[in-house]
A computed fold for a 74-nucleotide RNA from Candidatus Doudnabacteria bacterium RIFCSPHIGHO2_01_FULL_46_14, annotated as transfer RNA. Its mean pLDDT, the model's own confidence on a scale to 100, is 80. RNAcentral holds the sequence, with entries from ENA. Its Rfam family is "tRNA". Rfam describes the family as follows. Transfer RNA (tRNA) molecules are approximately 80 nucleotides in length. NCBI's taxonomy places the organism under Bacteria, Bacteria candidate phyla, Candidatus Doudnaibacteriota.
Order: sequence, then C1' cells, then structure tokens
RNA sequence: GGGGGAUUAGUUCAGUGGUAGAACACUGGUCUCCAAAACCAGAUACGGGGGUCCGAUUCCCUCAUCCCCUGCCA
Repeated sequence: GGGGGAUUAGUUCAGUGGUAGAACACUGGUCUCCAAAACCAGAUACGGGGGUCCGAUUCCCUCAUCCCCUGCCA
C1' cells in the first nucleotide's frame, strides 16, 4: 500500500428502516440507631459530515479513532 471488523448511557453489551433497551454504576426516596442489602423513582447515549427515503441508530458515500489479517494481490 491492500482487505476486513468495531464506534449506541459513566462501563459492558442488545437493538439493524417506524418515537432507543438491559445489566452494573450514579442521584433521590422508603426502610435502619447508622450503614449495607432490598424495594420505589430519576438523569444520562446512537463518533463527525453528506446522500437516499414519508421516515435513518439501521441503507449508501466520505472523514476520524481503535482492532485484526495480508505483504505487493483479487
């Protein structure tokens, strides 16, 4: 140089055209002498830009970052 994969909440992962979820963590409450546990409630996310579509996290193009393969090759 070439090929492939990943990027979604603080973290680890689902979801793959129709209003975005779980676990753990975090905050508040109940309980308790206090705390933990338990239970209830809450906040927080689709890497950037463009395109297609009535509608895009999802499809297409491009850029960025990370990982893997390859070593001049479809």